[in-house]
Context: one part of a larger RNA
Molecule: small-subunit ribosomal RNA, 3' major domain
Organism: uncultured bacterium
RNA sequence: UGACGGGGACCCGCACAAGCGGUGGAGCAUGUGGUUUAAUUCGAUGCAACGCGAAGAACCUUACCUGGACUUGACAUGGAUUGGAAUCUGGCAGAGAUGUCGGAGUGCUGUUUUACAGAGCCUUUUCACAGGUGCUGCAUGGCUGUCGUCAGCUCGUGUCGUGAGAUGUUGGGUUAAGUCCCGCAACGAGCGCAACCCCUGCCCUUAGUUGCCAGCAAGUCAAGUUGGGGACUCUAGGGGGACUGCCGACGUAAAAAGUUGGAGGAAGGUGGGGAUGAUGUCAAGUCAUCAUGGUCCUUAUGUCCAGGGCUACACACGUGCUACAAUGGUCGGUACAGAGGGAAGCGAUGCCGCAAGGUGGAGCCAAUCCCAGAAAGCCGAUCUCAGUUCGGAUUAGUGUCUGCAACUCGACACUAUGAAGCUGGAAUCGCUAGUAAUCGCGUGUCAGCAUAACGCGGUGAAUACGUUCCCGGGUC
Numbered sequence: 001u002g003a004c005g006g007g008g009a010c011c012c013g014c015a016c017a018a019g020c021g022g023u024g025g026a027g028c029a030u031g032u033g034g035u036u037u038a039a040u041u042c043g044a045u046g047c048a049a050c051g052c053g054a055a056g057a058a059c060c061u062u063a064c065c066u067g068g069a070c071u072u073g074a075c076a077u078g079g080a081u082u083g084g085a086a087u088c089u090g091g092c093a094g095a096g097a098u099g100u101c102g103g104a105g106u107g108c109u110g111u112u113u114u115a116c117a118g119a120g121c122c123u124u125u126u127c128a129c130a131g132g133u134g135c136u137g138c139a140u141g142g143c144u145g146u147c148g149u150c151a152g153c154u155c156g157u158g159u160c161g162u163g164a165g166a167u168g169u170u171g172g173g174u175u176a177a178g179u180c181c182c183g184c185a186a187c188g189a190g191c192g193c194a195a196c197c198c199c200u201g202c203c204c205u206u207a208g209u210u211g212c213c214a215g216c217a218a219g220u221c222a223a224g225u226u227g228g229g230g231a232c233u234c235u236a237g238g239g240g241g242a243c244u245g246c247c248g249a250c251g252u253a254a255a256a257a258g259u260u261g262g263a264g265g266a267a268g269g270u271g272g273g274g275a276u277g278a279u280g281u282c283a284a285g286u287c288a289u290c291a292u293g294g295u296c297c298u299u300a301u302g303u304c305c306a307g308g309g310c311u312a313c314a315c316a317c318g319u320g321c322u323a324c325a326a327u328g329g330u331c332g333g334u335a336c337a338g339a340g341g342g343a344a345g346c347g348a349u350g351c352c353g354c355a356a357g358g359u360g361g362a363g364c365c366a367a368u369c370c371c372a373g374a375a376a377g378c379c380g381a382u383c384u385c386a387g388u389u390c391g392g393a394u395u396a397g398u399g400u401c402u403g404c405a406a407c408u409c410g411a412c413a414c415u416a417u418g419a420a421g422c423u424g425g426a427a428u429c430g431c432u433a434g435u436a437a438u439c440g441c442g443u444g445u446c447a448g449c450a451u452a453a454c455g456c457g458g459u460g461a462a463u464a465c466g467u468u469c470c471c472g473g474g475u476c
Base pairs, nucleotide, nucleotide: 008476009475010474011473012472013471015467016466019431020430021429022428023427026322027321028320029319030318031317032316033315034313035312042053043052064308065307066306067305068304069303070302073129077128078127079126080125083122084121087104088103089102090101091100092099093098108118109117110116111115131297132296134295135294136293140291141290142286143285144284145282147280152191153190154189155188156187157186158167159166160165171182172181173180197274198273199272200271202240203239204238205237206236207235208234212229213228216227217226218225243268246262247261248260249259250258324424328383329382330381331380332379333378334377340371341370342369345364346363350359351358352357390421395416396415397414398413399412400411401410437459438458439457440456441455442454443453
């Protein structure tokens, strides 16, 4: 000077408390450990690994295993060399890689145009070399997590101290904040804070199609459907608006910063949300995104292929989904979103099928057409507390779709089957408002496959006395 203390003081945070809903018990999904295996590829391991890398393992992916093959190589550059345009295509053997036998085809440029040379591409042999998801994240770059969106971390000059260092940055108030005010041997400054950026909430203006429809016509069973209109909604450009600006009280040596109440206002004291992450910490994570030093392999630790594996299963843990029911289940009728996606695509009306789906193809490169039926909700009917008309696992059968191919190992539909489960021990997690809870919708990945991830809207609470205690953090 720091760090630490079951030392002290002050302060903050869903940290506790007050509440609401979960996890821990059940079934299943998924990840991990362990075990097994020819292989179950590798990495991630307290918080900060475990629905993580993986925004999607049937082949491919794929790095693993078994077997079959290759050795200048699947890929790059250059030199030497052999033959041939390139290219397209068939038969046979084989699991394929591959091997072998053919067929079509003969172009471009130049010249002393029957021919030769050259460029480009393919090919034979060969030399330099390629290649490695092999090792080291404790040799590294880059990127990332975390403390933490916590309020801190420093510098110049001056001053003090022999010096390490101190001061400034401490003190009194105040703030979300080293935010601001006052004081002070300090005076200033930088990185952070805040603001500037984006979305959202109010208003004005410009524009009016594919969006809208008040008024005027036409028209329909109904319909912005048509003429038309720019008022409104909306769309997307520009601008305004909030600043403690105004009033009262508090604040004190006096002021100030500020606190509190009120007015006006769509919004009030950072309006709500996002992006933004200081100096540093953890030799944190990543050599398997990529790059890269060193090191190792070089007829193999490289490369190609078929099949298998990553999907195993006594068990243990994490994260989820569905439930255990009447604030519910089933059936019928009926209402209201937002944000997205669409050309090797989205696919309507119709017809067939109980359904998954099939057929067919209108329209749409999309404010036009389509995905697309929102669901919870509301109105009726039924079930009457039961392992049930709860719950749906499991299993059998029959099918549908994608795809060379669903056996290992896909999703979905229908019929039958109908398991555990009657609210969950110790313990533990999330959340302070359009939040929790609950309800559905979309997207990316993707041929197919979502209970995950990322978004979107609908309905919509309870509680916070307070800071003694637990955890983490800041200042002295």